Model confidence (mean pLDDT): 80 of 100. The RNA shown here (transfer RNA) has 73 nucleotides and comes from a Candidatus Woesearchaeota archaeon. The sequence is in RNAcentral, with records from ENA and MGnify. Rfam family: tRNA. It is annotated as a transfer RNA. Rfam describes the family as follows. Transfer RNA (tRNA) molecules are approximately 80 nucleotides in length.

[in-house]
């Protein structure tokens, strides 16, 4: 330096132009027990990496940028 592919809550993740942005660990408070777990009911937690940019409308689609994985020289 060149080429892929990927960046979503505290981890994992689904969702590829249009309803609130999915579920799963986890966390928090009731329930249950003697008490722990484990179940059960309910809640918080997200400006979808940044900036532009296309569109009536972007987490999705260009474009540049950061940051990660692999190949390749």
């Nucleotide at each position: 330096g060149g080429g892929u592919c990927c960046g979503u809550g505290g981890u994992c993740u689904a969702g590829u132009g249009g309803u609130u942005a999915u579920g799963a660990c986890g966390c928090c408070a009731c329930c249950c027990u003697u008490a722990c777990a484990a179940g059960g009911u309910g809640g918080a937690u997200g400006u979808c990496c940044c900036c532009a940019g296309u569109u009536c409308a972007a987490a999705u689609c260009u474009g540049g940028g950061c940051g990660g994985a692999c190949c390749c020289a």